Description
Predicted 3D model of a 71-nucleotide RNA (transfer RNA) from a Lachnospiraceae bacterium. Its mean pLDDT, the model's own confidence on a scale to 100, is 83.

Parts: sequence; structure tokens; C1' cells
RNA sequence: AGGGGGUUGGUCUACCGGUAUGAUAGGGGUCUCCAAAACCUUUGGAAGGGGUUCGAUUCCCUUACCCCCUG
Repeated sequence: AGGGGGUUGGUCUACCGGUAUGAUAGGGGUCUCCAAAACCUUUGGAAGGGGUUCGAUUCCCUUACCCCCUG
């Protein structure tokens, strides 16, 4: 330099045009002599910008960062 892939809460992860899933972590509660465990409940997320669309995490362009391949 060229080509390809990836970026989703504090962490890990699913889905891929129509309210974003689950786990873990955090808050509250039940239980317990206390605690742990278990159970219930709750909080929090689509890398930045632009475009297409009635509607974008999803499609397109661009930027940033990470990984792989070629030279």
C1' cells in the first nucleotide's frame, strides 16, 4: 500500500429492516440466628458522523480503533 473480518451495558454474548436476547456484575426484597447459596424484582447497551427507508443495531458511504491475509 492492497484485500478481508470485527466494534452491542462494568464484562461476555444472541438476533440482523418493525419495542435488542440471555448470562454475569450492581441496587432492592424473600429466606436465614448471621452469612453464603437459592428464588423474586430492578438498573444499565448497538464505536463517531452522514445517507437510503414510513421505520436502521441491521442496508450503503465515511472516520476511528482492533484482528487476519498478500506484497
The RNAcentral record of the sequence draws on ENA, MGnify and Rfam.
NCBI's taxonomy places the organism under Bacteria, Bacillati, Bacillota, Lachnospirales, Lachnospiraceae.